[in-house]
RNA sequence: GAGUUUGAUCAUGGCUCAGAACGUACGCUGGCGCCACGCCUAACACAUGCAAGUCGAACGCAGUAGCAAUACUGAGUGGCAAACGGGUGAGUAUAAUGUGGGAAUCUGCCUUUUGGUUUGGAAUAACACGGGGAAACUUGUGCUAAUACCGAAUAAGCCCUUACGGGGAAAGUUUUAAUGCCGAAAGAUGAGCCUGCACUUGAUUAGCUAGUUGGUAAGGUAAAGGCUUACCGAGGCUACGAUCAAUAGCUGUUCUUGGAGGAAGACCAGCCACAUUGGGACUGAGACACGGCCCACACUCCUACGGGAGGCAGCAGUGGGGAAUCUUGCACAAUGGGGGAAACCCUGAUGCAGCGAUGCCGCGUGAGUGAAGAAGGCCUUUGGGUUGUAAAACUCUUUCGUCGGGGAAGAAAAUGACUGUACCCGAAUAAGAAGGUCCGGCUAACUUCUUGCCAGCAGCCGCGGUAAUACGAAGGGACCUACCGUAGUUCGGAAUUACUGGGCUUAAAGAGCUCGUAGGUGGUUAAAAAAGUUGAUGGUGAAAUCCCAAGGCUCAACCUUGGAACUGCCAUCAAAACUUUUUAGCUAUAGCGUGAUACAGGUAAGUGGGAUUUCUAGUGUAGAGGUGAAAUUCGUAUAUAUUAUAAAGAACACCAAAUGCGAAGGCAACUUACUGGGUCACUACUGACACUGAGGAGCGAAAGCAUGGGUAGCGAAGAGGAUUAGAUACCCUCGUAGUCCAUGCCGUAAACGAUGUGUGCUAGACGUUGGAAAUAUAUUUUUCAGUGUCGCAGCGAAAGCAUUAACCACACCGCCUGGGGAGUACGACCGCAAGUUAAAACUCAGAUGAGUGGACGGGGACCCGCGCAAGCAGUGGAGCAUGUGGUUUAAUUCGAGAUACGCCGCAGACCGUACCAACACUCGACAUGUUCGUCGCGAAAAAAGAGAUUAGCUUUUUCAGUUCGGUUGGAGGAAACACAGGUGCUGCAUGGCUGUCGUCAGGUGGUGUUGGGUGAUGUUGCGUUAAGUCCCCCAACGAGCGCAAUCCCUACUUUUUGUUUCCACCAUUUAGUAAGGCACUCCAAAAGAACCCGCAGGAAUAAGUUGGGGGAAGGUGGGGAUGACGUCAAGUCCUUAUGGCCCUUAUGUCUUGGGAUACACACGUGGUACAAGGGUACUUACAAUGGGAUGCAAAAAGGCGAUUUUUAGCUAAACCCUAAAAUGUACUUCAGUUGGGAUUUUCCUCUGUAACUGGAAGGCAUGAAGCUUAAAUUGUUAUUAAUCGCGCAUCGGGGCGCCCCGGGGAAUACGUUUUCCGGUCCCGUCCCCCCCCCCCGUCACCCCAUGGAACUGGGUUACGCUUUAAGGCACAGUUUAAACGUCUGGUUUCGGUACGAUCAGCAACUGGGGGGAAGUCGUUACCAGGUAACCC
Repeated sequence: GAGUUUGAUCAUGGCUCAGAACGUACGCUGGCGCCACGCCUAACACAUGCAAGUCGAACGCAGUAGCAAUACUGAGUGGCAAACGGGUGAGUAUAAUGUGGGAAUCUGCCUUUUGGUUUGGAAUAACACGGGGAAACUUGUGCUAAUACCGAAUAAGCCCUUACGGGGAAAGUUUUAAUGCCGAAAGAUGAGCCUGCACUUGAUUAGCUAGUUGGUAAGGUAAAGGCUUACCGAGGCUACGAUCAAUAGCUGUUCUUGGAGGAAGACCAGCCACAUUGGGACUGAGACACGGCCCACACUCCUACGGGAGGCAGCAGUGGGGAAUCUUGCACAAUGGGGGAAACCCUGAUGCAGCGAUGCCGCGUGAGUGAAGAAGGCCUUUGGGUUGUAAAACUCUUUCGUCGGGGAAGAAAAUGACUGUACCCGAAUAAGAAGGUCCGGCUAACUUCUUGCCAGCAGCCGCGGUAAUACGAAGGGACCUACCGUAGUUCGGAAUUACUGGGCUUAAAGAGCUCGUAGGUGGUUAAAAAAGUUGAUGGUGAAAUCCCAAGGCUCAACCUUGGAACUGCCAUCAAAACUUUUUAGCUAUAGCGUGAUACAGGUAAGUGGGAUUUCUAGUGUAGAGGUGAAAUUCGUAUAUAUUAUAAAGAACACCAAAUGCGAAGGCAACUUACUGGGUCACUACUGACACUGAGGAGCGAAAGCAUGGGUAGCGAAGAGGAUUAGAUACCCUCGUAGUCCAUGCCGUAAACGAUGUGUGCUAGACGUUGGAAAUAUAUUUUUCAGUGUCGCAGCGAAAGCAUUAACCACACCGCCUGGGGAGUACGACCGCAAGUUAAAACUCAGAUGAGUGGACGGGGACCCGCGCAAGCAGUGGAGCAUGUGGUUUAAUUCGAGAUACGCCGCAGACCGUACCAACACUCGACAUGUUCGUCGCGAAAAAAGAGAUUAGCUUUUUCAGUUCGGUUGGAGGAAACACAGGUGCUGCAUGGCUGUCGUCAGGUGGUGUUGGGUGAUGUUGCGUUAAGUCCCCCAACGAGCGCAAUCCCUACUUUUUGUUUCCACCAUUUAGUAAGGCACUCCAAAAGAACCCGCAGGAAUAAGUUGGGGGAAGGUGGGGAUGACGUCAAGUCCUUAUGGCCCUUAUGUCUUGGGAUACACACGUGGUACAAGGGUACUUACAAUGGGAUGCAAAAAGGCGAUUUUUAGCUAAACCCUAAAAUGUACUUCAGUUGGGAUUUUCCUCUGUAACUGGAAGGCAUGAAGCUUAAAUUGUUAUUAAUCGCGCAUCGGGGCGCCCCGGGGAAUACGUUUUCCGGUCCCGUCCCCCCCCCCCGUCACCCCAUGGAACUGGGUUACGCUUUAAGGCACAGUUUAAACGUCUGGUUUCGGUACGAUCAGCAACUGGGGGGAAGUCGUUACCAGGUAACCC
């Protein structure tokens, strides 16, 4: 820097990524070289070989060679070395390490100086002869040498001393010369000791210590010292973290980082510690000793069972462990080490080689030309694009590698493991040499196929449910390259522990409050000091590393040289501003004093009135009480009500307020007593006395606990009544603890201003409480101390805060670091109990704050609508029709669900048809193209079949044009192939069309303004409207889509036109029939008319509204069409179009029959009714819209009738359908009827190829249910409902449906927001898939980690007792004296035992917690969440 919480925004805050690094590991791949590095795990166990020897110029002996001299060899004595070099990191939080200082020490070999080196003696190994033993080894006797051992002498230095004196040395070898030895003094080197500072985590480790701390004396040591002992004193360490526990070798340095930091301590270098585990000393200059010794335990090996041997954390190597780490190599040539005079010997130190892409660095796998842009692959819109100059082809080169030849340096005289190595020359051939990961975003790089929430991917977000740039494959691309990815770890990013450099009102975070200890910080003046501070100089800060420069390997890595640096520590000198210290002052902090003053501040005692309840008495009578409604309850034994006394306990109305007081909790009737703090005024006194405050102490609501009182009202628990599906609740009636008092405990609250305390600074305005001052005495001004509201700068994520800060600063304390687990477990402390302190495992990618836009609310305000109300008529009940569900079926094709259900292709016998059964066809029922051959059309005849079709017969007969060419066209046929075809799937891939919200009044840019942003403003507000309609105001202005208007019909008028309409005038008939006429009706073209036009009322002089006037029509006149931005992944792939997928002798096509009409049932929509506003019969008048040539059909005739026969007219203002019906008159009765017509028998009519399943009518007969309809629910505000009939479409026929048409024709609207829908504004929200939301807990199932826990086996450890090896120390005895050996003592390893502490493991059972697509029960929270929520 980025991704990720949200609908979007800002913030807070976690998680994740991009970088660098590694002693790495794993996967895939692998050409060469140089330089490095290579058991991080089991300080596990180790076979085998090697890793420390050397000296004959210290010594004797033996052997071999030789004639001998002599030379060599072997085991010993002796000397030096073996304490170095090499390994490892177990232990160790200090006896280490780093750095700086110090004094009381030693130091072989080495250097310098100085002084010596005389003289004797006794042994002993080897060896010889014996003994024991399996062996390891051991023992007796005897012989022998020395630079082995011991005397004597000497003593310049030296050591001791009582200062007199005393003590103490040596080694020779060979001899030209050299070397060794002894004493002493210095040096160098190395080592020991003391000390300041630095040096991990935990307080859920707070007290530790008895040689402990100091002193004296002695001992001991190379050396100071409780190092050790005796005695004396009682100290010492610790909150600046002792003790305890856990972890750990430390450092130079390494990695990372801008730095500060953080992490690490491989390789290289310095120091330390260790050498199977534990203990111990010996030798020595040096060890308490890796390849030495003794003892003990464990383990391994040998054994004759008696006893012995061993220690790879040296180099190789083996087993084991593990994700994982090499050869049982060569050489001492170089560098270094040991011994030696030297030659030389030894050296798994070291130098080299081997193995390993483990890392860093370098090189190569070819270069140039090359478009037919080859082939192949992939994609494609089929045109092409891409792979791609890539390849091929031509030309060229040979690094590396291969072959051949030569051949160094490393080596100072000789000597080369590496090594025929590095390097050089020559030759041949492009020849032998490229992969890994990734391609959704972060993050560079995209397409196709496959798969279909499967398989899988994934670092985070996330991808996959049939069109996946995210899985898998391919093509292409990106990045890195002998490597590339993955895993792990560290730092970074992370300002995410914040010193540099964060925070705490609401996101995590101010202890409930005060006092006060340590600590931190501290007013003002002067002087001194110089601790901090600053400067200078000196010492040190090992080398390597880092950085700079130069140089050497062909370059680089790497190496060499020089420089700088190592920011640190110490010492000395200097400065004196600030801090500090000391001294002397000051008064502004603070305190004291004097005088006033307000107060529900505290404690105790006393007093008061009202109310409530109870008791008593009176009056009085049937109810009272309580609720949403009731009931439990009280009451005729007199309640409730009311009157009068009395008793008791608790609380103190009004005053009362933004009020006052107190540190907080908290404090309210009145009086008194005692008492705390504050404020103001005056500045007399003290003179920094101050602020904060870890631990600590005190106070601390309510509830609760203990003891004793008290108990009126209220009232957890409890009881009863209700409510409810339940109701362990809400409501009601009772009611115990408690509430009250006294004493003691508890110590928590949303103990809140969610805001720690103190000090200073920074505009104001308006209230209010307590003082003080001034004057102009006022509604004044100023000032101090409080308490509120608003507001500027500033701050803040915003909300907001703002002299009472959340501003600007200072001082000190407390607290925070993702959510959950959890304020939980364990432990500790306090407590009678309830508390405080306070984790981890595990799990998630989010949790959270503030504001914004929506949506929602059993939230508020306003408004509208046949929404309610007021009416009318219905539905729901009956039978019937019709659609749907369900069921059934071979099939009952399919779709639709508030917005489907008399809906869909304008209605289902065949067809339509998509469904089922059966039979057929396969280039196909239909289209185009290619090839081949053929050619008219029709008729007759005639088999099978349900038909499609199949089989077949016989004649008649040979298409059109023509350029005369099988040339053009057409028709049917054959064969294949491209293809046809699909009412198959996906309406969640789509277009188009449609429904719904809704004919609701809304929806939205631009510019400007505002806000950090999402956004807001405009569009809100006062009014008004049917309307975001209009007006006014306004940080908005102006505009588009919607509203309205425009369009059509209708109501009125005028003009024009008059045929098929009409008929007043004239005129004629049976008849507007004909002549005639456009006046009227009417038709169809145009124009007008309504625009508040004028008046009045109130409103704001506005918009508009109300009233009456004029007018055919009055406030959008009535109706229709018209449907904003959008919503529902709404509906439709079965109208059509269309992507993708699927079928292709079938999911296509043809045919016959069946089905879609089934029928225990449920629902929707209708029509008919239940009757008197009716029914029946009779009679008769008045419409409009429409339709008509495969048609409408008059009139006439037949039939009871449906209808039939026949054909006038009509291509229609002409003829026909066409008759309108409700109306009127008469009859009768109030019933299952003369109402109602279902169902059923039978006979007919019509359509049609066909009427059984399954048409519609008609006649005769039959005559169900049903007597106005439960809960519930629909439509409707005027030419409307209700009522009456007519017509059309579809159509061969067929409807109670749909769409139209006209006839006659009501009732009601007080009003309102109670229900429903919608709109605007405000409020709330844990919702945004938007309340059909979200979400809590138990239970049931699976998984995970964890607490408790009887039991059980371990680790570590304190302390007591006991036993005690080796060893050293001490005493004794032995010894001439020692030594060895012996005895005793204390110390002490391992072991045994007793009682504890602590840590981890296992665990029956048990507790809660976390996680898990669709389990159960309820509904706790979020909106007033339906009882406001929450804290103790």
Molecule: small-subunit ribosomal RNA
Organism: uncultured marine bacterium